[in-house]
RNA sequence: AGUCGUCAGGGCGACUUUAAAUAGGCUUUAGGCCCUGAGCGUGACCGGUUCGCCGGUCGGUAGUA
Numbered sequence: 001a002g003u004c005g006u007c008a009g010g011g012c013g014a015c016u017u018u019a020a021a022u023a024g025g026c027u028u029u030a031g032g033c034c035c036u037g038a039g040c041g042u043g044a045c046c047g048g049u050u051c052g053c054c055g056g057u058c059g060g061u062a063g064u065a
Stems, first nucleotide, its partner, number of pairs: 001016005006038006025064003032040001043058006
């Protein structure tokens, strides 16, 4: 310097061309490392379906150091 941990900015962390991870304080949650915003993923309900999935509404882990 770049890439990655959903996206943008910031934080924390990892790796070195790769995109993963036992890392990211501890535990917890279906809820992805955290905050703000988003609402991608995830959850509930309803409808449709060629049974592959699609659409709508609601909601958006929590406690603690």
Molecule: Pistol ribozyme
Organism: unclassified sequences